[in-house]
RNA sequence: GGCGGUAUGGCCGAGCGGUAAGGCGGGGGACUGCAAAUCCUUUAACUUCGGUUCGAAUCCGGAUGUCGCCU
Numbered sequence: 001g002g003c004g005g006u007a008u009g010g011c012c013g014a015g016c017g018g019u020a021a022g023g024c025g026g027g028g029g030a031c032u033g034c035a036a037a038u039c040c041u042u043u044a045a046c047u048u049c050g051g052u053u054c055g056a057a058u059c060c061g062g063a064u065g066u067c068g069c070c071u
Base pairs, nucleotide, nucleotide: 001070002069003068004067005066006065007064010024011023012022018054025043026042027041028040029039030038047063048062049061050060051059
């Protein structure tokens, strides 16, 4: 330099055009002599800039980060 994958809460990880699951973690509560475990509740996310669309995490283009392959 060329090509491809990927980017979602504090962490892991679903989603495949129609208000973003689940687990771990954090806060509050129940239970307990105290705790652990368990249960209830709550907290919190689409890398960025444009485009398409009635509607975009999702499709298209650019940028950035990251991983890999080729030279």
A computed fold for a 71-nucleotide RNA from Lobelia spicata, annotated as transfer RNA. Rfam family: tRNA. It is annotated as a transfer RNA.